Predicted 3D model of a 1487-nucleotide RNA (small-subunit ribosomal RNA) from an uncultured bacterium. The coordinates come from a structure-prediction model, not an experiment, and the mean pLDDT is 80. Rfam family: Bacterial small subunit ribosomal RNA. Its family is annotated with ribosome and structural constituent of ribosome in the Gene Ontology.
RNA sequence: GACGAACGCUGCGCGUGAGGCUUAUUCAUGCGAUUCGCACGAGAACGUUCGGGCUUCUGCCAUGACAAAUACAGUGGCCGACGGGUGCGUAUCGCGUAAAUAACCUGCCCUUAGGCGCGGGACAAUCACGGGAAACCGUGGCUAAUACCGCACGUCGUCUAGGCCCCGCAUGGGGACCAGAUGAAAGCUUGGGGUUACCCACGCGCCUUGGGAUGGGUCUGCGUUGGAUUAUCUUGUUGGUGAGGCAACGGCUCACCAAGGCGACGAUCCAUACCUGGUCUGACAGGACGAUCAGCCGCACUGGGACUGAGACACCGCCCACACUCCUACCGGAGGCAGCACUGGGGAAUCUUGCACAAUGGGGUCACCCCUGAUGCAGGCCAUGCCGCGUGGAGGAAGACACCCCUAUGGGGAGUAAACUCCUUUUCUGAAUGAAGAAACCCAUGAUUUUCAUGGUGUGACUGUACCGCAGGAAUAAAGACCAGCCUAACUCCUUGCGCAGCAGCCCCGGUAAUACCGAGGGUCCAAACGUUGUCUCGGAAUCACUGGGCGUAAAGGGUGUGCACGUGGGGCAGCGAGUCACACGUGAAAUCUCCGCGGCUUAACCGCCGGACGUGCGUUUGAAACUGUUGCUCUUGAGUCCGGGAGAGGUUGCCCGAAUUCGUGGUGUAGCGGUGAAAUGCGUAGAUAUCACGAGGAACACCAGAGGCGAAAGCGGGCAACUGGACGGGUACUGACACUGAGGCACGAAAGCGUGGGGAGCAAACAGGAUUAGAUACCUUGGUAGUCCGCGCUGUAAACGAAGAAUGCUCGCCGUUGCCUCGUCAAGGGGCAGUGGCUAAGCUAACGCGUUAAGCAUUCCGCCUGGGGAGUACGAUCGCAAGGUUGAAACUCAAAGGAAUUGACGGGGGCCCGCACAAGCGGUGGAGCAUGUGGCUUAAUUCGAUGCAACGCGAAGAACCUUACCUAGGUUCGAACGCUAGAGGACCGCUCCUGAAAGGGAGCUUCCCCUUUGGGGCUUCUAGCGAGGUACUGCAUGGCUGUCGUCAGCUUGUGUCGUGAGAUGUUGGGUUAAGUCCCGCAACGAGCGUAACCCCUGUUGCUAGUUACCAUCGGGUAAUGCCGGGGACUCUAGCGAAAUCGCCUGCGCAAGCUGUGAGGAAGGUGGGGAUGACGUCAAGUCAUCAUGGUCCUUACGCCUAGGGCUCGCACACGUGUUACAAUGGCCGCUACAACGGGUAGCCACCUCGCGAGAGGGAGAGAAUCCCUGAAAACCGGUCCCAGUUCGGAUUGGAGUCCGCAACUCGAUUCCAUGAAGCAGGAAUCGCUAGUAAUCGCGGAUCAGCAAUGCCGCGGUGAAUCCGUUCCCGGGCGCUGUACACACCGCCAGUCAAGCCAUGGAAGCCGAGAGCACCCGAAGUCCGUGACUCAAGUCCGGCCUCGCGUUGGAGGGAGAGCGGCCGAAGGUGACUUCAGUGACGGGGGCU
Repeated sequence: GACGAACGCUGCGCGUGAGGCUUAUUCAUGCGAUUCGCACGAGAACGUUCGGGCUUCUGCCAUGACAAAUACAGUGGCCGACGGGUGCGUAUCGCGUAAAUAACCUGCCCUUAGGCGCGGGACAAUCACGGGAAACCGUGGCUAAUACCGCACGUCGUCUAGGCCCCGCAUGGGGACCAGAUGAAAGCUUGGGGUUACCCACGCGCCUUGGGAUGGGUCUGCGUUGGAUUAUCUUGUUGGUGAGGCAACGGCUCACCAAGGCGACGAUCCAUACCUGGUCUGACAGGACGAUCAGCCGCACUGGGACUGAGACACCGCCCACACUCCUACCGGAGGCAGCACUGGGGAAUCUUGCACAAUGGGGUCACCCCUGAUGCAGGCCAUGCCGCGUGGAGGAAGACACCCCUAUGGGGAGUAAACUCCUUUUCUGAAUGAAGAAACCCAUGAUUUUCAUGGUGUGACUGUACCGCAGGAAUAAAGACCAGCCUAACUCCUUGCGCAGCAGCCCCGGUAAUACCGAGGGUCCAAACGUUGUCUCGGAAUCACUGGGCGUAAAGGGUGUGCACGUGGGGCAGCGAGUCACACGUGAAAUCUCCGCGGCUUAACCGCCGGACGUGCGUUUGAAACUGUUGCUCUUGAGUCCGGGAGAGGUUGCCCGAAUUCGUGGUGUAGCGGUGAAAUGCGUAGAUAUCACGAGGAACACCAGAGGCGAAAGCGGGCAACUGGACGGGUACUGACACUGAGGCACGAAAGCGUGGGGAGCAAACAGGAUUAGAUACCUUGGUAGUCCGCGCUGUAAACGAAGAAUGCUCGCCGUUGCCUCGUCAAGGGGCAGUGGCUAAGCUAACGCGUUAAGCAUUCCGCCUGGGGAGUACGAUCGCAAGGUUGAAACUCAAAGGAAUUGACGGGGGCCCGCACAAGCGGUGGAGCAUGUGGCUUAAUUCGAUGCAACGCGAAGAACCUUACCUAGGUUCGAACGCUAGAGGACCGCUCCUGAAAGGGAGCUUCCCCUUUGGGGCUUCUAGCGAGGUACUGCAUGGCUGUCGUCAGCUUGUGUCGUGAGAUGUUGGGUUAAGUCCCGCAACGAGCGUAACCCCUGUUGCUAGUUACCAUCGGGUAAUGCCGGGGACUCUAGCGAAAUCGCCUGCGCAAGCUGUGAGGAAGGUGGGGAUGACGUCAAGUCAUCAUGGUCCUUACGCCUAGGGCUCGCACACGUGUUACAAUGGCCGCUACAACGGGUAGCCACCUCGCGAGAGGGAGAGAAUCCCUGAAAACCGGUCCCAGUUCGGAUUGGAGUCCGCAACUCGAUUCCAUGAAGCAGGAAUCGCUAGUAAUCGCGGAUCAGCAAUGCCGCGGUGAAUCCGUUCCCGGGCGCUGUACACACCGCCAGUCAAGCCAUGGAAGCCGAGAGCACCCGAAGUCCGUGACUCAAGUCCGGCCUCGCGUUGGAGGGAGAGCGGCCGAAGGUGACUUCAGUGACGGGGGCU
């Protein structure tokens, strides 16, 4: 796109067409085939009217007349074989197309030539009788015909015989002549005449004959579905002779004879199916289909059969048989909607028991007419299809109000939409007019009785319809359906919240912000429709490839050869003309489609008895001769033969050598051997291993050896001999296309395996033992049997691989190598042919790659492929001894499977390099006590967050209250704080009292300002409403900030180039560096973010400046002190500068750079430290710093209070610290040396008191000035003497101090007393490379106080070690593999467990189909018989009434009956094919 569609929802009409696709299932009822009285006999009833009779005056009677030769029925004729329906069967001369019929028929119709004379006897109807329920039937009697029969005439037909003429296409056909035989008929009407015997004429009819037309029969070429898991089929079968039969040919049938016929170009069988014109689709070629219309065929309940007839083996005829239905009095009968309607059933599904013969057509008739469910029609049904029309048009912005939706709350959408104004009237409603379709037939007249002309009567189902005009009035009509992630036109909001509900054509959507579900608003598309489903429909699909595909790796080359058939085939000449090509002719029905030109319905669809074209096919005739073919002649280049060469693991058979292993015997010899990562099993004192000698036996052949050689492949390797195949090079002699390929066939065919007989050294499945391991039915090891070897026979498969079929020709080169030949001074070297390798050009390829040995360009032939799985499975067949091989599906299931290449990531892959990464060291943690954080437990609550590194002395630089977010309790609701609006009130503030835990509540006291004074403003209380508030949720909606890889050296980009592309290059390589730092090279050249540098501190120094810091010189003063004057030198302070750049030198190097006890220098190779953190990763962390979308709460998840309680709760586990375990120490005493900082709610000198914490006084300094502030370790001296101690300090008791409203839960600290564990810490693990580790103290933030042993800083003292990069961890750069990409914490095989699904097997059971054999055998044709029956005509006879009489017989003819052949259905039997089902057990798929 299409549809004979169906379903859902909706629906105003007209036109035009279509409408039982399923059960060829069952069918009540009605109708669908009758007609002719001008063929014939008989002949009503009702009715009408006229006349008659009777009469009760209403009617009645009768063989009256009319109606009317009418109805029903009968004889007879024609029709019924058409029309209408349907598609069961049929794979076929059934159909289509083109031919043939010289092998045939044809009623009615047309035409030609003739004829229609004379006779006869019956049977229906009907009557009588009888049988039967009925259907119907029987007997007897009467009767007519265009019914039936006989005879004659014979134009003429047919047959037989004869000779003659003509023609053709093989058999053969046609014509005229003659002779013989044989063969016909029917009358009727009307009119006229008439002596009623009959005659004539028109018309119709009948018979014979020739021809035509129409319609058929038969035969033939070609075409006409799938299956080979159907390979053989056939006995009247194939042919002949003869006969029968037929309209006609023919095994059509029969007798005899022969043994043929079909088939791989697909017979037979199975399945499916009417065929065609055409329809749908497609650019075409094609593909699919075969409704309506048309042609042919088949069928008529199922099966069989004939009769009649021109025609049937007959849809509404007959006979028989089965099944079914109906009637019945149970004896017996009737029926066939696949005609039109209709009914039941089935189904997703398909209509009215309509009108009319008016038209067209058909049957009958002389005709009028009659019949016609054909047909024409319907305001019958159905939107089933196609087409057309409308549901209004124009204007109208205050872009109205309202509802609704969205919103950033400003607004926007709906929306010119509406309202409103003007206009129109298709349609609708109403009334009115009103067609065409009708031409004829018929009647009358004229002529020439057809045709024709004129005139007349008169016919419409649809239908009062179409159409036209009038009136009315926007009036009657879409506020309907579907869609909206993408394909695909159209977007937002709400609801829901991935074990939801749902969507879905594919991908997929949905887990709290869904443009994908549901709903809404708006939108889009189509529009009386719109969607969904279906068709294994066509296209896209070049995914079956003729046009027009492929096979190295994606699916796909047979394991290899040989070779019949098939297919294809070298050069030249000639003939033919089959293929081929061209002109013409015939045909290719009509309709349809397409094109051209027209016509009719208002248009269109539709229609045209409008005209052309077209219709690629088939046939016929004529011609051409290039190509293919065929025939003949010829050629040598393809192919083959011959001669003489060399090479070779080519094959088969036989013989033989040596090394080695093992075994046996003997000798020597002694304790181990063997084996492994390490071991053990094993062997060995009964003497192994080792070693020597001899012997036995089997298998395999080191070196040579090569990318080398040979072979068809498999494959072939010691030597010699015999037999034998092939290739190659050279020569030119011969044949003359002899060739290539090759379905089937045949042969060969590794290893393993099988059978049989040998053999058996080594090795070695199975098996056994030992190890390894969680296990180890493995890898390792000790043994060891089949087997491996040989002969014969099978098997027939391999990653049988170059994953590359064979053959031929053509197409740049370079470098090796094998064999032969050749040129060469036989040297180097060159050339040729045939092999075997490597690299490449063009070209090809998806890329990888191939590339004269093609995967290039061409030709020929064969094989094979068509998504993955199921599955190389099942069934069947076949081969095999078996194992198994070959051939080879489907159901079901998935949306992928796969190839090549790319970027990453990963690797118990490889290379290079780095890092306190290891190593070398020092000190720790893990053990103890305590502190602190976390988990867990507990609890009313133990608020929350952080969770590997990168959470855990983290947020918290300070939880007694507060903080505080938690719990409990008490209160409160515009609220604790802010803004606005409206109303009411009042100053607010403050003070007192009561209650209460407090908050709060209650009571009372006190009490304004300004001014243009009706009022306004500030503040405040109450009421009401917007708003407020939330440490409630989501860090996976976010911003910002932060951690981490990692201060690792990386991360990118522009242009260019390469690649189909993803991408690559640059950024890789060689060096070098801390560094993608720099240098060199390079299809790259540049650039950016990072690195480095710029910044800060520190180390040296110069200049400037000089108070509060400093004090050398000068002066003054003190018990003493820069204390004072002063100084600007020094230290210091703090500003600006300098300095370091591999600059110089040595060695190495192209350079970059590296090296050094170098020089100089305060500092030397980044001087040391800090800040500084690329692109990105981890949905890393944080909604509880803050901000913020969305959600949620709003008398509570908000707020107030804290009287009280929690955050220290404690069996336990972990992290981080601290103090220790002591003598490098503890304690006591004495004596030195810092720096960074802080200080007014604070630091606090100094004095007094107290053992002390501290208290009471009190100067100074807002600070280089005063204070904190005496630093400690260290040094000196003393003591302790290795112990649970004079170590260690936990815990506990008592007594205090300080801060604070308040130290009970729950602070710090002082003094006295107490004196726990702990004696150096298992596995494991952490930090650190120099002013570092270690050790010692000091300060600060937070802070009323403090949990600080924490954190952030400061200085003092001050080490050891680094051989080195194998390993562990982390990282960087190249290479490589990958089935990973959420990226190895990946992916994923098998088994097992569970559910579901389809399927093969199976003891069987059941059904259907086909054929075969036998039995029985209806109807019926044919044959035979027929002693029985029978009107006609012939012959013979009898009788009489002498006739067209009657009767008897003969022969002829017909028939009943009987018999036979064939024969449907049925029965029996043995098979066979295909379905269904089946306990059980098998594998497969999905989850």